This is a predicted structure of a 477-nucleotide part of an RNA (small-subunit ribosomal RNA, 3' major domain) from a Bacillota bacterium. The organism belongs to Bacillota, within Bacteria. Its mean pLDDT, the model's own confidence on a scale to 100, is 86.
Context: one part of a larger RNA
RNA sequence: UGACGGGGACCCGCACAAGCGGUGGAGCAUGUGGUUUAAUUCGAAGCAACGCGGAGAACCUUACCAGCCCUUGACAUCCCCCUGAGCAUGCCGUAGCGGGCAUGGCCCUUCGGGGCAGGGGAGACAGGUGGUGCAUGGUUGUCGUCAGCUCGUGUCGUGAGAUGUUGGGUUAAGUCCCGCAACGAGCGCAACCCCUGCCCCCAGUAGCCAGCGGCCUAGGCCGGGCACUCUGGGGGGACCGCCGGGGACAACCCGGAGGAAGGCGGGGACGACGUCAAAUCAUCAUGCCCCUUAUGGGCUGGGCUACACACGUGCUACAAUGGCGCCGACAAAGGGAUGCGAAGCGGCGACGCGGAGCGAACCCCAGAAACGGCGCCCCAGUUCGGAUUGCAGCCUGCAACUCGGCUGCAUGAAGCCGGAAUCGCUAGUAAUCGCGGAUCAGGAUGCCGCGGUGAAUACGUUCCCGGGUCUUGUACA
Numbered sequence: 001u002g003a004c005g006g007g008g009a010c011c012c013g014c015a016c017a018a019g020c021g022g023u024g025g026a027g028c029a030u031g032u033g034g035u036u037u038a039a040u041u042c043g044a045a046g047c048a049a050c051g052c053g054g055a056g057a058a059c060c061u062u063a064c065c066a067g068c069c070c071u072u073g074a075c076a077u078c079c080c081c082c083u084g085a086g087c088a089u090g091c092c093g094u095a096g097c098g099g100g101c102a103u104g105g106c107c108c109u110u111c112g113g114g115g116c117a118g119g120g121g122a123g124a125c126a127g128g129u130g131g132u133g134c135a136u137g138g139u140u141g142u143c144g145u146c147a148g149c150u151c152g153u154g155u156c157g158u159g160a161g162a163u164g165u166u167g168g169g170u171u172a173a174g175u176c177c178c179g180c181a182a183c184g185a186g187c188g189c190a191a192c193c194c195c196u197g198c199c200c201c202c203a204g205u206a207g208c209c210a211g212c213g214g215c216c217u218a219g220g221c222c223g224g225g226c227a228c229u230c231u232g233g234g235g236g237g238a239c240c241g242c243c244g245g246g247g248a249c250a251a252c253c254c255g256g257a258g259g260a261a262g263g264c265g266g267g268g269a270c271g272a273c274g275u276c277a278a279a280u281c282a283u284c285a286u287g288c289c290c291c292u293u294a295u296g297g298g299c300u301g302g303g304c305u306a307c308a309c310a311c312g313u314g315c316u317a318c319a320a321u322g323g324c325g326c327c328g329a330c331a332a333a334g335g336g337a338u339g340c341g342a343a344g345c346g347g348c349g350a351c352g353c354g355g356a357g358c359g360a361a362c363c364c365c366a367g368a369a370a371c372g373g374c375g376c377c378c379c380a381g382u383u384c385g386g387a388u389u390g391c392a393g394c395c396u397g398c399a400a401c402u403c404g405g406c407u408g409c410a411u412g413a414a415g416c417c418g419g420a421a422u423c424g425c426u427a428g429u430a431a432u433c434g435c436g437g438a439u440c441a442g443g444a445u446g447c448c449g450c451g452g453u454g455a456a457u458a459c460g461u462u463c464c465c466g467g468g469u470c471u472u473g474u475a476c477a
Base pairs, nucleotide, nucleotide: 001477002476003474004473005472007471008470009469010468011467012466013465015461016460019425020424021423022422023421026316027315028314029313030312031311032310033309034307035306042053043052064302065301066300067299068298069297070296073125077124078123079121080120081119082118083117084116087104088103089102090101091100092099106115107114108113127291128290130289131288132287136285137284138280139279140278141276143274148187149186150185151184152183153182154163155162156161167178168177169176193268194267195266196265198236199235200234201233202232203231204230207226208225212223213222214221239262242256243255244254245253246252318418322377323376324375325374326373327372328371334365335364336363339358340357344353345352346351384415389410390409391408392407393406394405395404431453432452433451434450435449436448437447
């Protein structure tokens, strides 16, 4: 000087408390451990691994296993020889790849050849998701959106170092004010950026009968108009600016007015010096080591989907604030051309036929659901719950046995609110309800977004956890 303390003082954070909903019990989904296996590829490991890499494992993916096959190799550069290609179509053969056959069948030229491509050959080499994240770059998590971390000069100290950065106030903040052997400065904080909340201007093939006219099929449908809604650009608006009170007359704090909005309005992007030899050699790059008829390459099939168990994360429930039936209403944000696919028709349905319209404020996906109205159920393992299983089908795809999703009928399991323990959340939040998207042929209860309905509680900081500042002790560095 730090670090640490079951030392002290002060102060924060859904840290506790107050409150609401969960997890831990059940069934299922998913990840992991373990076990099994020819293989169940690999990585991630307290917080900060475990619906994580995986934003799509039937083949492919795929890195694993078995079998079959190839070696100058699926890919790059160079040399020699041959051919004229490449490619497309058809055929033979194989489990398939490799292989074989047929047809169509390059360009330039000074005619020496050259370019390009294919085949053969020799070797230099290729190749490796093989090892090392304790050799690395890059990227990322985390403490932590925490308020800190430093430097120059000066001063003090033999020195390590101190001072500044401590102190009195104040703040979300090393934020600001005052004081002070310090005076300044940098990286952080804040602001500048984006979304959202109010208003104005500009602009109108979405919106409106608002004011006029028309028509009927009653729908902004047509003429017509941009006023309103909206969309998209630009601007204004909030600054403790005004008033009162407190305070050192300061910073600032409390209350009030006005205002769509106050005292950083709400949200996002943004993560200081550093810590964890944290994560990643399997995104990529890369040193060294290792394999080179194989640790490289191709293919068929299998595996990653195994199951006596254990844990994490979720979904659905155990019902009456509910379940079911009929009818009725209101979103936002997105996606769409080897795509989204309307009307109409068939089917109980998944879906099929059909093809209008739309590269989309124009058409489509698209019915939003919770909600409201009427009716049934009457507390029962039930009209709760839907696992499991049987049968019959639909769709994608070369192909759904291992191993996809969906539909109908039948079957109806556990489950009566969950031990010790444990998680989230302070407001348009929790809870609850549906909708969309990425990936994607198909395949979400996951993920990323969107809107609808919409709470309760916070006395307080003694205690648990994490953190900040000052101080104290120390046999630790």